About this RNA:
The RNA shown here (Bacterial RNase P class A) has 408 nucleotides and comes from a Nitriliruptoria bacterium.
RNA sequence: GGAGUCGGCCAGGCGACCGCGGGCGGGCCUCGACCCGCUCGAGGAAAGUCCGGACUCCACAGGGCAGGACGCUGGGUAACACCCAGGCGCCGCGAGGCGCGGAAAGGGCAACAGAGAGCAGACCGCCGAACGGCUCCGCGACGCGGAGCGCGUGGUGAGGGUGAAAGGGUGCGGUAAGAGCGCACCGGCACCGGCGGCGACGUCGGUGGCCAGGCAUCCCCCGUCCGGAGCAAGACCAAGCAGGCGCGCAGCGGGUGGCCGGCAGCACGCCGGCGCUCGCGGAAGAGGUGGCCCGCCCAGCGCCAGGUAGGUCGCACGAGGCCGUCGGCAACGGCGGUCCCAGAUGGAUGGUCGCCGCCCCGCUCCACCGGCGGGGCACAGAAUCCGGCUUAUCGGCCGGCUCCCGGG
Numbered sequence: 001g002g003a004g005u006c007g008g009c010c011a012g013g014c015g016a017c018c019g020c021g022g023g024c025g026g027g028c029c030u031c032g033a034c035c036c037g038c039u040c041g042a043g044g045a046a047a048g049u050c051c052g053g054a055c056u057c058c059a060c061a062g063g064g065c066a067g068g069a070c071g072c073u074g075g076g077u078a079a080c081a082c083c084c085a086g087g088c089g090c091c092g093c094g095a096g097g098c099g100c101g102g103a104a105a106g107g108g109c110a111a112c113a114g115a116g117a118g119c120a121g122a123c124c125g126c127c128g129a130a131c132g133g134c135u136c137c138g139c140g141a142c143g144c145g146g147a148g149c150g151c152g153u154g155g156u157g158a159g160g161g162u163g164a165a166a167g168g169g170u171g172c173g174g175u176a177a178g179a180g181c182g183c184a185c186c187g188g189c190a191c192c193g194g195c196g197g198c199g200a201c202g203u204c205g206g207u208g209g210c211c212a213g214g215c216a217u218c219c220c221c222c223g224u225c226c227g228g229a230g231c232a233a234g235a236c237c238a239a240g241c242a243g244g245c246g247c248g249c250a251g252c253g254g255g256u257g258g259c260c261g262g263c264a265g266c267a268c269g270c271c272g273g274c275g276c277u278c279g280c281g282g283a284a285g286a287g288g289u290g291g292c293c294c295g296c297c298c299a300g301c302g303c304c305a306g307g308u309a310g311g312u313c314g315c316a317c318g319a320g321g322c323c324g325u326c327g328g329c330a331a332c333g334g335c336g337g338u339c340c341c342a343g344a345u346g347g348a349u350g351g352u353c354g355c356c357g358c359c360c361c362g363c364u365c366c367a368c369c370g371g372c373g374g375g376g377c378a379c380a381g382a383a384u385c386c387g388g389c390u391u392a393u394c395g396g397c398c399g400g401c402u403c404c405c406g407g408g
Stems, first nucleotide, its partner, number of pairs: 001404010012356007020041008043379001047390002050388005055230004067226005072086005087100005101221002106219002108215002123160002125156003131152002133149007168186006187211001189208008234313004243304005251296006258274006276287003320339008357377008
C1' cells in the first nucleotide's frame, strides 16, 4: 500500500421566524377558557409483533392426557427460541463463520437418471460350461461319443456407466472370475478399563463382529419448560334517558260524618227534637261542614343501585442511564457516586429561510488547488413497560485481528 474479518459508535451542525404536545409559574380572590414566560419533547431500530418476562383480571385440591416450544456442555439472567465461554463436525490459506439429542425402538419418504434406492441390483464388461440349443468330427448310426460356440442359462459387485447417495481402504492369499470369502494393517462402530477435564469431550490400551447409508424442519422416541386472556388488562368518579324507594298540589277509588223523624234517594240543602263543645250563677244564646283518614298516582322534589357518554387513575423512578471501583477469560454481578430522561388519546415532536459540513454532476483550468451554478444527505417514527431476536437503513468514524506485496 492492497484485500479481508470481527466488534463498538454517530445518524448532519448552528441561528432566525412561525407553529404543536406535557409540566411549572404569572395575569387572577376561586373556577373554566384565553394570554405571557420558563422548561422538557422519538429511535437504533420507536418497525415486524416472532420469543421471554413484569403488571392486571379470571380460573384453580393434587396429578395427568392432549397440544405447543426448546434440545452438545458449563455459566449468565426475572426469564428466554437470548448472551458468554468451551466441545465436536463442516467451510475458509487465515483472522473467522455456520451447525448441534436419538436413524443398531418403530413407521414413513427419496424427484430425475439408472439394471438396481433398502431383507439391494446384472445394462456394458469379466468368468464358467452341468443342462438345453447350434456348428464340426468320429463310430459298431433313427442313436452314442468327442471338440467348439457362448444363443438360452448360471456366477460376479472387483472394473465401466447413472445418481445427492450404489453397503469401508490398502495389500496378500484365494477363485473359473470375483467378493471380508480368509488374513494383516489402517479407518469407523459397540462394549470394557486407565489417565486428563465440573462437563460436553479428548487420549491410551483391550475385546468383538467384518462394517452398520440419508432425512427426525415427516410421524415418532427421550429430556426440560408451558393454566387462560391481555393496558381496548384492570380500578375509581359519573351527566342525560330508562329503573327502584320516599314525600306527594290536583285527580281517581274507598271509609267516616253523634242519633232520630220529616221534606224528594244522598255527609253536603232545609226544618224539629235529643246529644256534644264553647260559654254561663242559671236560663237565653253561639258553634260544627264541603272536613278527616287510607290506597293508587301525573307533574315536581329528594334519595338509591347498576352503569352509558364523558372524565380520572393505571402511566412514566425503572430487572433505569452515566461514571468509578472490585470479582469474573467473558456474558454478567457486588458496592459507591451522580442524573431525572416524551407521555399524546384522532393521537404533539413540524415548516420556511440563511450560513457551514459531506457527496455527486456541469462550466472555468493541461492537471491539482481554487471559483461559479445545480442537485442530493438514508431507513423510519413512540402509545403499558422491560430483556432479546429478526428485518429496513445515504454516508461516516474508531478499535482488535488476518492474508498478500514493497521498503528499512
The model forms 82% of the base pairs in the Rfam consensus. Model confidence (mean pLDDT): 76 of 100. It matches the Rfam family "Bacterial RNase P class A". From the family's description: Ribonuclease P (RNase P) is a ubiquitous endoribonuclease, found in archaea, bacteria and eukarya as well as chloroplasts and mitochondria.